RNA sequence: GGCCUUAUAGCUCAGUGGUAGAGCGUUGCACUAGUAAUGCAAAUGUCAAGAGUUCAAUUCUCUUUAGGGCCU
Numbered sequence: 001g002g003c004c005u006u007a008u009a010g011c012u013c014a015g016u017g018g019u020a021g022a023g024c025g026u027u028g029c030a031c032u033a034g035u036a037a038u039g040c041a042a043a044u045g046u047c048a049a050g051a052g053u054u055c056a057a058u059u060c061u062c063u064u065u066a067g068g069g070c071c072u
Base pairs, nucleotide, nucleotide: 001071002070003069004068005067006066007065010024011023012022013021018055026042027041028040029039030038048064049063050062051061052060
């Protein structure tokens, strides 16, 4: 230098053009003599950044940034 890939909740990851989700974690309540476990409820996201296409973009296109890999 060229190519591929990843970026979504505190963490690990789904999602796919039409209101953004799960598990774990956190908080509250119930249960218990108490703790754990269990049950119920709640909070939390500029979907890495910018631009384009579209009625509508986390999703498609381009550029950039950061991480990982391959080739030279």